The prediction has a mean pLDDT of 77. Two RNAs folded together computationally: RNase P RNA and transfer RNA, 482 nucleotides in total. It holds a member of the Rfam family "Bacterial RNase P class A". The family's RNA type in Rfam is ribozyme. About the family: Ribonuclease P (RNase P) is a ubiquitous endoribonuclease, found in archaea, bacteria and eukarya as well as chloroplasts and mitochondria.
C1' cells in the first nucleotide's frame, strides 16, 4: 500500500432571491418562527395505543434456549462461564489481548446415517494381510516292548486376530514399554475420558481429593421430549359531525267504492231521432289485489298487499379527531463493575394526507488535480400513529484487530 | 401503508420429499431420411438451482440476510 472486521466522532456553515407546508399575530396588506434520518430503509422482532370476545382455562400451532441481571418488553443489551480458535509472550506449564459461538436435552422414544465397503449401531464385523498356539489333513526324521512316543515341516480345514492395508464424512480413545502364536487396556506409564465429590461461587460453573481400564458415535437449523413465552387484527385501528340524489325496512296518517258521498238515483260526451222524453255507447285514478269471520241476501269487520303523505333511525361523499409532550432530549450529581437506574435544574425539538421540508446564487470550509489563475467532487438514502432495538446500505476523520504484497 | 407468496438450462405459474447421482417437454448442434427443405428416427451439448452467509459427513431441499418479482387488503 491495499483488503476485511470493529469502537467512536461527524453526516458542510453563513447570507441574498424566488417558492412549499404548519403554528402564531393581524389594521386581511402582510409580518413572526418551526420545517427530515442515522439509517427516515428491510418490515425482522418487542412494545405503547385502538377495536373484536360477558370472564377465564385448555388443546392445536407459532416462538425463543449457558447464567445472572437490565428493561414496560424483546429473538435486544451488560457482565460473567464455558466450547473452539487467532496473535503475543515464554524452553515449557502457563499468562495476557481479541475472535466466533441458535450455547437445554442423542442411556425418554422414533427416524436417518446414501454411494462405497467384508462390516455402519442394543460387546457390529474377518475383503487382504499376521498367527495357525488349541483340534484335524498331508508329510520328512529319530525311537520302540508296534499300541505309541519325540523332534520338525506345509499353510490344508476349523480357528484366532480388530496393531497394518484398503473402504468411508464416520470402523469403538493415543503414544511407548512389557506381554503374545499372532494380536489386543491384556498389564503397566504418561496423555484424554467417564463417575462420585469436600469446598467456592446468587447461578452457568469451577475444584482439592477418590473410583473406573475405559462399547454406547454423529444428527434435533429432522420428528419429539424438557422449561419458558404468545388471544386475534393493526392507524386502510378506531371515536364523532355528515349532506345532495336515490331510497330497502321500520313508525304514524290517508286512500285502496272505477264520473259523483256510487242500489236505485242524478251529471257529462257521443250516436240514433225534428228537438225533448226514451234507447245504445261512453266518461276514473297514485294504488283499485287477496284471505278470514259474521250475515239468507245487500253489506259490515278484521288482516295482507298496494299507493299517496310524513316523520324516525342507519350508511356513502366529505369533514374532524386519534397525531405528535413522550418508557422525550440536554445538563449535573448519586447508585451500580456494566447495561441502567434515582433526585435536581433547563428544554419544547417536522407534523403534511397524495403529500411540505425545495430551488438559484454569492462566499467560506474539506477532497483531488495544478506552479497559479482556475477546474472537477462530496456518498447511502427521504418521515406518513409513536418508541426501544437488531440487520442491511454508506461518504469522511480517528482508534484498535487480522489477512496480503514490497521494503529493511 | 399493512400483509401473503413466488425464483431450478434460452423458454414453460414445468418435475426433483421422510436431505443422498438435478431432470422432462419445446427450442439448439450433429447425422440419417430427400432433389431440396419440413415433419420423423438417432445421437449430443447446455444448470455456481436468484445472491450471499450458516447447520449437516452431504442442501434445489432446513435455518438467517439480501435482490427482484408476483397477488391481496379501505
Nucleotide at each position: 500500500c491495499c483488503c476485511g472486521g470493529g469502537g467512536c466522532g461527524u453526516g458542510g456553515a453563513c447570507g441574498a432571491u424566488c417558492g412549499a407546508u404548519c403554528c402564531g399575530u393581524u389594521u386581511c396588506g402582510a409580518c413572526g418562527g418551526g420545517u427530515a434520518g442515522g439509517a427516515a430503509a428491510g418490515u425482522c422482532c418487542g412494545g405503547g395505543c385502538u377495536c373484536c370476545u360477558g370472564a377465564g382455562g385448555g388443546c392445536a400451532g407459532g416462538g425463543u434456549g449457558g447464567u445472572u441481571c437490565c428493561u414496560a418488553a424483546c429473538g435486544g443489551g451488560a457482565a460473567c462461564g464455558c466450547a473452539c480458535u487467532u496473535c503475543u509472550u515464554g524452553u515449557a506449564a502457563g499468562a495476557g489481548a481479541g475472535g466466533u459461538g441458535a450455547c437445554g436435552g442423542a442411556a425418554a422414544g422414533u427416524g436417518g446415517u446414501a454411494c462405497a465397503g467384508a462390516g455402519a449401531u442394543u460387546c457390529a464385523a474377518a475383503c487382504c494381510g499376521c498367527c495357525g498356539a488349541u483340534g484335524g489333513c498331508c508329510u520328512g526324521g529319530g525311537u520302540u516292548u508296534c499300541g505309541g512316543c519325540c523332534c520338525g515341516g506345509g499353510a490344508u480345514c476349523a480357528g484366532g486376530u480388530a496393531a497394518g492395508g484398503g473402504u468411508g464424512a464416520a470402523a469403538a480413545g493415543g503414544u511407548g514399554c512389557g506381554g503374545u502364536a499372532a494380536g489386543a487396556g491384556c498389564g503397566c506409564a504418561c496423555c484424554g475420558g467417564g463417575c462420585c465429590a469436600a469446598u467456592c461461587g446468587u447461578g452457568a460453573g469451577a475444584a482439592a481429593g477418590g473410583c473406573c481400564g475405559c462399547a454406547u458415535g454423529c444428527u434435533a437449523a429432522a420428528c419429539c421430549c424438557c422449561a419458558c413465552c404468545c388471544g386475534g387484527a393493526g392507524a386502510a385501528a378506531g371515536a364523532c359531525c355528515g349532506a345532495a340524489u336515490a331510497g330497502a325496512u321500520g313508525c304514524g296518517g290517508g286512500g285502496u267504492g272505477c264520473g259523483g258521498a256510487u242500489c236505485u238515483c242524478c251529471g257529462c260526451c257521443g250516436g240514433g231521432g225534428c228537438c225533448g222524453g226514451c234507447c245504445c255507447g261512453g266518461u276514473c285514478g297514485a294504488a283499485g289485489u287477496c284471505c278470514g269471520c259474521c250475515u239468507a241476501a245487500c253489506g259490515g269487520c278484521g288482516g295482507a298487499g298496494c299507493c299517496c303523505c310524513g316523520c324516525c333511525g342507519g350508511g356513502u361523499a366529505g369533514g374532524u379527531c386519534g397525531u405528535u409532550c413522550g418508557a422525550g432530549c440536554c445538563g449535573g450529581u448519586c447508585g451500580g463493575u456494566g447495561a441502567c437506574g434515582g433526585c435536581c435544574g433547563g428544554c419544547c425539538u417536522a407534523g403534511a394526507u397524495a403529500a411540505a421540508u425545495g430551488a438559484u446564487c454569492g462566499u467560506c470550509a474539506c477532497c483531488c488535480g495544478g506552479a497559479a489563475a482556475c477546474g472537477g467532487g462530496a456518498a447511502c438514502a427521504g418521515a406518513a400513529c409513536c418508541c426501544g432495538g437488531c440487520u442491511u446500505a454508506c461518504g469522511c476523520g480517528u482508534c484498535c484487530c487480522g489477512g496480503g504484497c514490497a521494503a529493511g | 401503508g399493512c400483509c401473503a407468496g413466488c425464483a431450478u438450462a434460452g423458454c414453460u405459474u414445468c418435475a426433483a420429499u421422510u436431505g443422498g447421482c438435478a431432470g422432462a417437454g419445446c427450442a439448439c448442434c450433429g447425422c440419417a431420411u430427400u432433389c431440396g427443405u419440413a415433419a420423423u428416427g438417432c445421437g449430443g451439448g447446455g444448470g455456481u438451482u436468484g445472491u450471499g452467509g450458516g447447520u449437516u459427513c452431504g442442501a434445489c431441499u432446513c435455518c438467517c440476510a439480501c435482490u427482484g418479482c408476483u397477488g391481496g387488503c379501505u